[in-house]
Molecule: SAM riboswitch aptamer (S box leader)
Organism: Metabacillus lacus
RNA sequence: UUCUUAUCAAGAGAGGUGGAGGGACUGACCCUAAGAAGCCUCGGCAACCAGCUUUUGCACGGUGCCAAUUUCAGAGGAUUUACUCAAAUAAAUCCAAAGAUGAGAA
Numbered sequence: 001u002u003c004u005u006a007u008c009a010a011g012a013g014a015g016g017u018g019g020a021g022g023g024a025c026u027g028a029c030c031c032u033a034a035g036a037a038g039c040c041u042c043g044g045c046a047a048c049c050a051g052c053u054u055u056u057g058c059a060c061g062g063u064g065c066c067a068a069u070u071u072c073a074g075a076g077g078a079u080u081u082a083c084u085c086a087a088a089u090a091a092a093u094c095c096a097a098a099g100a101u102g103a104g105a106a
Base pairs, nucleotide, nucleotide: 001106002105003104004103005102006101007100008099013042014041015040016039017038021031022030023029025074026073027072028071043066044065045064048062049061051058052057070098076095077094078093079092080091081090082089
């Protein structure tokens, strides 16, 4: 990097450093000099893998995570509703797509 698979409505931040960006991408909308990203320290959440315990828990290991539902919408499709002769259009819901994380494989 690619493939397979599970999950994504809950949860959890302080200090130092740094000095203008950040929220994947596009659009929107937000956060940010009352200090962004990154890095360091300490803390926390969670329970995917491992471990222990034995069926549902524990939290000492490996990851992950700690603004906003994956912040919202987004290829494409289905259903319903409104309008309509029909189509188109609009709205809602769902699937899918995209993305993130874990585990496994190449």